[in-house]
RNA sequence: GGGAGUGUAGCUUAGCCUGGUGGAGCACUCGGCUGAUAACCGAGCGGUCGGCGGUUCGAAUCCGCCCACUCCCA
Numbered sequence: 001g002g003g004a005g006u007g008u009a010g011c012u013u014a015g016c017c018u019g020g021u022g023g024a025g026c027a028c029u030c031g032g033c034u035g036a037u038a039a040c041c042g043a044g045c046g047g048u049c050g051g052c053g054g055u056u057c058g059a060a061u062c063c064g065c066c067c068a069c070u071c072c073c074a
Stems, first nucleotide, its partner, number of pairs: 001073007010026004020057001028044005050066005
């Protein structure tokens, strides 16, 4: 230099192909249970979906460019 893949909550991730209310587990907070703790049960909090644009009535999803990481070729 060329090509491919990945990027979503504090962490691990689903959803993307086929556009139409972004969900789960763990963690955290509160409550229940217990003599108390853990476990268990219930509720809650937490996401401008890597960034900037484009297409569209509507974009995590389609398109372009850029950034970070991984791999391949040279």
The RNA shown here (transfer RNA) has 74 nucleotides and comes from Candidatus Iainarchaeum sp. Its Rfam family is "tRNA". Rfam classes the family as a transfer RNA.